[in-house]
Overview: Predicted 3D model of a 534-nucleotide part of an RNA (small-subunit ribosomal RNA, 5' domain) from an uncultured bacterium. RNAcentral holds the full RNA, with entries from ENA and SILVA. It matches the Rfam family "Bacterial small subunit ribosomal RNA".
Context: one part of a larger RNA
RNA sequence: GAUUAACGCUGGCGGUACGUCUAAUACAUGCAAGUCGAACGGAGCUUAGGUGCUUGCACCGAAGGCUUAGUGGCGAACGGGUGAGUAACACGUGGGUAACCUACCUUUAAGUUUGGGAUAACACUUGGAAACAGGUGCUAAUACCAAAUAGGACUAAAUAAGGCAUCUUAUCAAGUUUAAAGGGGCUUUACGGCCUCGCUUAACGAAGGGCCCGCGGCGCAUUAGUUAGUUGGUGAGGUAAUGGCUCACCAAGACGAUGAUGCGUAGCCAGACUGAGAGGUUGAACGGCCACAUUGGGACUGAGAACGGCCCAAACUCCUACGGGAGGCAGCAGUAGAGAAUCUUCGGCAAUGGGGGAAACCCUGACCGAGCGAUACCGCGUGAAUGAAGAAAUACUUUUAGUAUGUAAAAUUCUUUUAUUUAAGAGAAACGGGAUUAGUAGGAAAUGACUAGUUUUUGAUAGUAUUAAAUGAAUAAGCCCCGGCUAACUAUGUGCCAGCAGCCGCGGUAAUACAUAGGGGGCGAGCGUUAUCC
Numbered sequence: 001g002a003u004u005a006a007c008g009c010u011g012g013c014g015g016u017a018c019g020u021c022u023a024a025u026a027c028a029u030g031c032a033a034g035u036c037g038a039a040c041g042g043a044g045c046u047u048a049g050g051u052g053c054u055u056g057c058a059c060c061g062a063a064g065g066c067u068u069a070g071u072g073g074c075g076a077a078c079g080g081g082u083g084a085g086u087a088a089c090a091c092g093u094g095g096g097u098a099a100c101c102u103a104c105c106u107u108u109a110a111g112u113u114u115g116g117g118a119u120a121a122c123a124c125u126u127g128g129a130a131a132c133a134g135g136u137g138c139u140a141a142u143a144c145c146a147a148a149u150a151g152g153a154c155u156a157a158a159u160a161a162g163g164c165a166u167c168u169u170a171u172c173a174a175g176u177u178u179a180a181a182g183g184g185g186c187u188u189u190a191c192g193g194c195c196u197c198g199c200u201u202a203a204c205g206a207a208g209g210g211c212c213c214g215c216g217g218c219g220c221a222u223u224a225g226u227u228a229g230u231u232g233g234u235g236a237g238g239u240a241a242u243g244g245c246u247c248a249c250c251a252a253g254a255c256g257a258u259g260a261u262g263c264g265u266a267g268c269c270a271g272a273c274u275g276a277g278a279g280g281u282u283g284a285a286c287g288g289c290c291a292c293a294u295u296g297g298g299a300c301u302g303a304g305a306a307c308g309g310c311c312c313a314a315a316c317u318c319c320u321a322c323g324g325g326a327g328g329c330a331g332c333a334g335u336a337g338a339g340a341a342u343c344u345u346c347g348g349c350a351a352u353g354g355g356g357g358a359a360a361c362c363c364u365g366a367c368c369g370a371g372c373g374a375u376a377c378c379g380c381g382u383g384a385a386u387g388a389a390g391a392a393a394u395a396c397u398u399u400u401a402g403u404a405u406g407u408a409a410a411a412u413u414c415u416u417u418u419a420u421u422u423a424a425g426a427g428a429a430a431c432g433g434g435a436u437u438a439g440u441a442g443g444a445a446a447u448g449a450c451u452a453g454u455u456u457u458u459g460a461u462a463g464u465a466u467u468a469a470a471u472g473a474a475u476a477a478g479c480c481c482c483g484g485c486u487a488a489c490u491a492u493g494u495g496c497c498a499g500c501a502g503c504c505g506c507g508g509u510a511a512u513a514c515a516u517a518g519g520g521g522g523c524g525a526g527c528g529u530u531a532u533c534c
Base pairs, nucleotide, nucleotide: 001533002532003531005530006529007528008527009526012380013379014378015377016376017375018373019372020338025336026335027334029333030332031331034074035073036072039071040070042068043067044066045065046064049060050059051058052057053056081292082291083290091216092215093214094213095212096211097210100209101208102207105205107203108202109201110200111199112198113147114146115145116144122137123136124135125134126133127132151178152177153176154175155174158171159170160169161168162167182197183196184195185194186193187192218264219263220262225255226254227253230252231251232250233249234248235247236246237245267289268288269287271282272281273280274279294314295313296312297311298310316327317326318325319324344370346369347368348367352366353364354363355362356361383414384413385412386411393405394404395403396402397401419471420470421469422468423467424466432457433456434455435454436453437452438451439450440449478523479522480521481520482519483504484503485502489518490517491516492515493514499506500505
C1' cells in the first nucleotide's frame, strides 16, 4: 500500500459498488418455463333468435364471443447457481478439419399432388388407501402411414480441371433409395384468383458447436522405473466425424533424469494487488471457457441433453389402509447447523433481454428497482465573523500570585448545506405498441406487405430526483497515541507488585514507558487491533 474481511470503542447524511471465504451440510413454505383456439376434435358458460305458455319462467339454439382438460407444434439444451472434481488439449494462444454437425434466422430456386388406417379426449366400466393403472366402444388434425413426381444421397464407371496421400470439383448416362400440411384474411361464386403465416426439397450465408495438433502456465526424486487395449498393423463394427473409440487376428512394441509413473495441491483465463522495474502474490465482484447438479451408473426424446425430464442402485427424509408410494434450493427469498463472519420468506415486468403467439398478449426470483449492513471507495456536514473582564473552573508551579487550557467559552451580528414541516414536481428514464390517413411495387380488384404522417395509450421505482418557502445554531465527534524507532510532557498513585510491550525494553520510593488526571500529537464518521499478500 491492499482486503468479499472480522473484533473493540464510537457513529449525522448522500452516491456508487460489495455482502456464507466455513458444511458441494440438511432443508419447512412460496415462487424461479411456459405459450399457441389463426393446427385439432370435444366440453362448459354466454348471445341474436325460435318454441311453449302460467307474461316471466322453462326448453331449443345457427353464425359468433369467452374459458379451456386432452391430441399436436415450438420452447424447456437458453437464462440462473456453484467450484466438488479435474495437473487434463481442462484453460490460454496460434493453427488444421480433403475427417464433421447445425433447429430458429438471411438469400436464392423449385414444389406443396393422390389416398389410407388409427388414437387420446369423451362415454361406460374394473382394480387401488393413495400415487396411479387396466378393459370395451366412438372421433379429429399441421399427429401417423402408403403412393406419385422433382431434386438430392449412395454405388461403381466415363470425360475434364484441380489438389493435400486417402482425394476434391464440374458434366453426362445407369441402378438403388428417398418429400410435403395445412391455417387465416380479401375478393368474387370458381375450376378458382390474390395476400399472408406455415410445410417440403436443394444450394449459399450467418451464428453456434464437435474433433485434432504446435507452444505456454505446480510442489515433492525422502516418488525411478511405468504400461496388456498397453504401442502399432490388417479387417470389421460404431459415430455427425477422425481415431484401440470397440471387437477379431497379427506383430512386440510405447513412455521415461529434456523427470515417465506415483503422491500432494488446484477450476483455467482476461484481469486484480504490490513494486521504479524485473518480479512476487492472487483469480471476490464483472466478462470468456470448463466441470458439476444428494452419491454412482444408464439410455430415451431431440438440430442440440438433461439443476427444477425418465430408468436402475445407494444413503437420507416424508406419506401409508403395510400392499405400496413421494422427494432432491451448488435458482430467488428464507430455516436449522457450522463459524470470527456475510442481507428481505420485498415491488414490478415500466425499461433491457429471452420463450411462445399473425397479433393483442401471456410467462420470465434473468433483469430493473427498493430493503438491511460504515463492508469498501467517493462527496458533504456537525457552523461563520467579531469577541480580553485574558471570566469562572481545572491542572501545574518558584503560591500576596503566576502560567496553561484560550478567541476557546459567554456575549453581539450573520448564514441555513444538512434536518423538520409545507407546497410544486409525468420534468428524466419512452423506445415501442394500438387506431387511423396518405403514398410505393405487385395484383383484375380487395385484403395484405413496406414507407411516411396524425392521434392515442403504457412507470415497479415513487409523489422519487429536483425546486421553492418557513423554522431555527438549531438535529450531528469520536478513536488511538505522547521512552527511542515516531509527531506529541507534566503531576499524582503504585513500588520487579499491579501492569505495559511491534523491536529495543520499562516497573525493586522522586517511572515523560504501568494506572489516573491536566495538557499535547495524529487521523476523523471513523479510529485502533488481529489475519493475509506485496